[in-house]
Context: one part of a larger RNA
Order: sequence, then C1' cells, then structure tokens
RNA sequence: CUGGGCAUAAAGAGCACGUAGGCGGAGUCGUAAGUCGGAUGUGAAAGCCCUCGGCUUAACCGAGGAAUUGCAUUCGAAACUACGACUCUUGAGUACGGGAGGGGGGAGUGGAAUUCCUGGUGGAGCGGUGAAAUGCGUAGAUAUCAGGAGGAACGCCGGUGGCGAAGGCGACUCUCUGGCCCGAAACUGACGCUGAGUGUGCGAAAGCUAGGGGAGCGAACAGGAUUAGAUACCCUGGUAGUCCUAGCUGUAAACGAUGGGCACUAGGUAGUGGGGAUAACCGACAUUCUCACUGCUGGAGCUAAUGUUUUAAGUGCCCCGCCUGGGGAGUAUGCUCGCAAGGGUGAAACUC
Repeated sequence: CUGGGCAUAAAGAGCACGUAGGCGGAGUCGUAAGUCGGAUGUGAAAGCCCUCGGCUUAACCGAGGAAUUGCAUUCGAAACUACGACUCUUGAGUACGGGAGGGGGGAGUGGAAUUCCUGGUGGAGCGGUGAAAUGCGUAGAUAUCAGGAGGAACGCCGGUGGCGAAGGCGACUCUCUGGCCCGAAACUGACGCUGAGUGUGCGAAAGCUAGGGGAGCGAACAGGAUUAGAUACCCUGGUAGUCCUAGCUGUAAACGAUGGGCACUAGGUAGUGGGGAUAACCGACAUUCUCACUGCUGGAGCUAAUGUUUUAAGUGCCCCGCCUGGGGAGUAUGCUCGCAAGGGUGAAACUC
C1' cells in the first nucleotide's frame, strides 16, 4: 500500500412477524471490564539485526546490546465503548382532531351479455374458414319477440390513478376489521434498527382430497381441414379444470431480475391525498409554501457499458441473505415435509 462482489456477467431469500445475537439518540455523575500511559517481574539458550573482538580473510566462532510487538502484578488516566444511577425529547410509540382508498372477511342486491328451456312469428338454410369440411337444421334450425332457469364475470368511469408486506385487490349496499397520510402538539421517555436457526404466519396459477356447482371457456380426447407427414398451428365438438365450502400443496421471469433501516447529496415538470399563507364576507378559482406517495426528465457522482440519479445503481453507518468457471445438476444420496404430484436441504466421479 492492498484487503472482491450480488439491476443485466455467478449471486437479494416470494413476502412478513419475530427469538437469540449484532448494532444503537442527548445530558450529568460514578465504576474502571475493554481502551490508553508508567513501573516491576517474566518473555530459556541459540538464531535474525547492530557494535566490538578471534582465526591472514570469508564462512565460522566469542562478547555486549537491541529485539522478543506477549503475559502477569501494580500505580495511574477517564475521552470513547461497556456497566450503574438520575434526567431529557429530536428516534419510536400512545392519545386527540381531520382525510383518501378495487386493503381484508361475511351477508344481501343489481343490470348487460352468453347458453339452455317454453311459447309466438317465419320457412331453408345456419355456422365456420385463406378456402373448405366435420357440425346444426323441414322432428322447423339460424333470425326475431315474449316469458323462464342457471352459472360465471362485473362494460363505461378507468387513469405510468388508488390500496396492500408480498401474492394480489375493480358492479352496488350493509356489516365486522387491518394498515396508511396530514394537523396540532397532550402523554410515555430510547421503549429503537436488523434478524441466524428452528419458529410462526401469509403466499398467483396449476395440481391433490371430500362434498357441492357447472353458463361460457377449455388441457386430455374425438372428428374435419392443412401437410410429404401434422401426435401442431385453423375449424366443429368436448372431459377434467376454471366457480363455491373445508383442508392440502408452497412453487413462478413470486421481477424494479435491485434485502431492510437511518442520514446526507443540483434542478425541472406532472399526477394522487392532506395542511398552511396571500387579495375577498363565505364558497369556488388563482398564486405560492409544506408533508406523504406515484411518474417522466436530468447535472454531479457511480457504472464495463446500457443506464441509474433525493423512489440511487451516489456518499456513509448498522444488520441479514447469497455468489466463487461451464457441463455433470438443482441430478444422486441421506435427512426432512407432503395423500400424491413433488418441495426443502444438496454433492462427487468424470469432462471441457
């Protein structure tokens, strides 16, 4: 002097709560464990290093010193860490006054549309495609009108708009319920941040078990086409499934491919939800300021580049997770979870 990384190269756990642990705001006093200083003892000898000396030099040998960065005892220091006591309010929280919202659970209601059933009108086609055919239709279809049944999804509003930790959440009403934002500053007085393991919970779709439900769509399957073939793309049908209840599964390009928290670091512009100020009696509007969230753009910085840029991938601190060449392989084996499907953990030989 150096002492790696994780948006896209290997690498952020799908998300959260939280145990141990790690880290932790301001002031005063005290203790002296860490820390710092002094002294003493010890730190074998040899070697290394320095000085001097002995063999004609050197190697080698002898003497002295230094070093031995450590440990122990003891005497001190009290800034920092720690511990004890007391106090504080800015972190965190509680209460109060307002506010927005497809946040979650339950119950009920509604209209449009599709399908089916019944009846009326009507009488030869309909449907479908690139073109066709399978299919439906004189036992009256398609079309159209009226009535009825049932299931599922909620058009417009709707918006780089909102809410939620994530998955995700859109008709309306009622009810139960979680979180968030703003204001003022009453109360508590560091109660905070992160979070191994096991733990615990949530977790799209598909799938599984039992019982319901089944309109539309539709894996599998059947048929018609296409084609050299066509186990496909297109068409006609169609079962599981999709829906509900109770449980299981626990995975996704679970993505912002970006863990969480705090602080700081040029701007411009727009949206959403609050609050304040200004001229006016109020309201609306306008201008401006401020807090929270959500976008676009962008200087510095960072980056291999693309890009990112107060919503950081910038500058710092704290804590966790993860990576270490490609293939073999997320495989084998063991353990564990699961009804199963499979999930979690997770190699090696060999090879390039």
About this RNA
Small-subunit ribosomal RNA, central domain from an uncultured bacterium, 352 nucleotides, folded computationally. The prediction has a mean pLDDT of 85.